Molecule: RNase P RNA; transfer RNA
Organism: soil metagenome
């Protein structure tokens, strides 16, 4: 002087509170409880945060698949309950190096855009310049030929050198770069080496889109359930694709399936009136809108759970033994304050102290795996 | 606490989905002209880090991905 990984976010004591809970005595109460005093025991975070992924859980909606729409994710390979996570590893790119970044599939499936500028923007083309002819008032013009210079742009149909030509060019070559094809090695990604084409095909898929894999919507304000409260408003709906026998026809794997016809059962939410009609009124259930209440309990703490230890793997991570129980608030607890000590600035002192001041970022609210953002310091390991 | 949406002169809006010089529109302000004066009406003009920062792309208000801020729904 960097570069990568873990780990920690004051510590111990006394007073006074808050809040879960268990456990005793007391008061109320027929009891359940409910309330008071005691006395044991838990009590923020590594991001609880931001709602960016991904499940758990609940309701709701659907025969099963698959499809068309949408949104997402993208080199292999593996982990995982699952991801856009996380591990190894390929490729590219940065940096002297530890190392660090990558939305890293597909631009010959099609469409679509390249703005200005330039002669041309994907069709290939020729503005200055180069070169032969020819003509010339010698200023330069015409016709062809080439695409090496130079301009313009973010990008102009391989790059660099050599020969070669009138002047040029993959026209030939040698290297490098693509493309096809084949060998070896790897599980793949992909590397490698032979051989072949004179080079076709510019960017852009965080444009539509192609191909591959995923996904049903909502969300603990979900949901159940219990009291209360009210005017029990208002509006849709309830109606068969049923079954069983008999019998024609067709299929055909010779047991059956599909159709038609005829019959029997059961069955149309109920009640009354009506009957040419599944029409009318009423209750009565579901739903969806309004009105009312906005009180309590459960969901709600044992969980893809933590520490330790051995196996198996490069590793993410699995399995197997042992141990452990560790927040549960609802306007919404986890505080205040004193001392002692460690930390950091600041004066002062030779030092040993002494005085002052400071300590981050932030605070559960259904739990979980990520990721991302916010962080005073401090401690360890490795490696350049 | 879950869920949704925006952010562009001084205000209110389009532009964004399908990138192309900060392009428009109403209002407002400035400066001139009409009037005696004021308003209204004419002209001319001035005024923007597209809420930050990074990333795709030649090129970003628009695409993407991270973060401020404000709004509105749900018992």
């Nucleotide at each position: 002087a960097g570069a990568c990984g873990g780990c920690u976010g004051g510590a111990c004591g006394g007073c006074c509170g808050c809040u879960c809970u268990c456990g005793a005595g007391g008061g109320u109460u027929c009891g359940c409880g409910c309330c008071c005093u005691c006395g044991g025991g838990g009590g923020a975070g590594g991001a609880a945060a931001g709602u960016c992924c991904g499940g758990g859980c609940u309701c709701c909606a659907c025969g099963g698949u698959g499809a068309c729409a949408c949104g997402g994710u993208g080199c292999c390979g593996g982990g995982u309950a699952a991801c856009a996570c996380c591990c190894g590893g390929c490729g590219g790119g940065a940096g002297c190096g530890a190392u660090c970044c990558c939305a890293g599939g597909g631009a010959c499936a099609g469409u679509g855009c390249c703005a200005c500028a330039g002669a041309a923007a994907g069709c290939a083309a020729a503005c200055c310049g180069c070169c032969u002819u020819c003509c010339u008032u010698c200023g330069g013009g015409a016709a062809g030929g080439a695409a090496a210079g130079g301009g313009u742009g973010a990008a102009a149909g391989g790059g660099u050198g050599c020969g070669g030509u009138a002047a040029g060019a993959g026209c030939g070559c040698a290297c490098c770069g693509c493309g096809c094809g084949g060998g070896c090695g790897g599980u793949a990604a992909c590397g490698u080496c032979c051989g072949u084409g004179g080079c076709a095909g510019g960017g852009u898929a965080a444009a539509c889109c192609c191909c591959a894999c995923c996904g049903g919507g909502a969300g603990c304000a979900a949901g159940a359930c219990c009291a209360a409260a009210u005017a029990g408003g208002g509006g849709c709906g309830g109606c068969a694709c049923g079954u069983c026998g008999a019998u024609g026809a067709g299929c055909c794997u010779c047991g059956g399936c599909u159709c038609g016809u005829c019959g029997g059962c059961a069955g149309c939410c109920u009640g009354u009136c009506a009957u040419u009609g599944g029409g009318a009124c009423a209750g009565u259930c579901g739903c969806c809108c309004g009105g009312g209440u906005u009180g309590g309990u459960c969901g709600c703490a044992c969980g893809a759970g933590g520490c330790g230890c051995u196996u198996g793997g490069c590793a993410a991570c699995a399995a197997g033994c042992g141990u452990c129980c560790c927040a549960g608030a609802u306007g919404a607890a986890u505080g205040g304050u004193c001392g002692u000590c460690a930390c950091c600035c600041g004066c002062u002192g030779c030092a040993a102290g002494g005085c002052g001041g400071g300590a981050a970022c932030a605070g559960a609210a259904c739990c979980c795996g990520g990721c991302u953002u916010a962080c005073a310091g401090g401690c360890c390991g490795u490696c350049u | 606490a879950g869920c949704g949406g925006g952010a562009u002169g001084g205000g209110g809006c389009a532009g964004c989905c399908a990138g192309g010089a900060g392009u428009g529109c109403c209002c407002g302000c400035c400066g001139g002209g009409c009037u005696c004066a004021u308003a209204a009406c004419c002209c001319g003009g001035a005024g923007g880090u597209c809420a930050a920062a990074g990333g795709u792309u030649c090129a970003a208000a628009u695409c993407c991905u991270u973060u401020u801020c404000c709004c509105g729904c749900u018992a």